[in-house]
RNA sequence: GACCCAUCAAGAGCGGCCGAGAGAUCUGGCUCGUCGACGCCGCAGCAACCCCCCUCGCGACAGGGUGCGGGUGCUCACGCCAGAACCGAUGGAGC
Numbered sequence: 001g002a003c004c005c006a007u008c009a010a011g012a013g014c015g016g017c018c019g020a021g022a023g024a025u026c027u028g029g030c031u032c033g034u035c036g037a038c039g040c041c042g043c044a045g046c047a048a049c050c051c052c053c054c055u056c057g058c059g060a061c062a063g064g065g066u067g068c069g070g071g072u073g074c075u076c077a078c079g080c081c082a083g084a085a086c087c088g089a090u091g092g093a094g095c
Stems, first nucleotide, its partner, number of pairs: 001095001004092005013043005021032003025084005044075003049071003053065003079087001
């Protein structure tokens, strides 16, 4: 990087730095934002996709569970809403 599979109405915020836009793209709406948004860093937390662990089971790469730990992810609003398009994001497996 392309293909494939799963999920996207639950859940979880403080501090520091920066300084004007941000909520993926287009249109329309709405929301957040100088009472400092977005972003970056730190810490904390949420969750349970993978690992680990427990369990079920003849057995298993299938089912169920836990959250001390490891790899990611996530922590305004349903992916903010509607329509559109080679839609997107995250995780996993093989290449």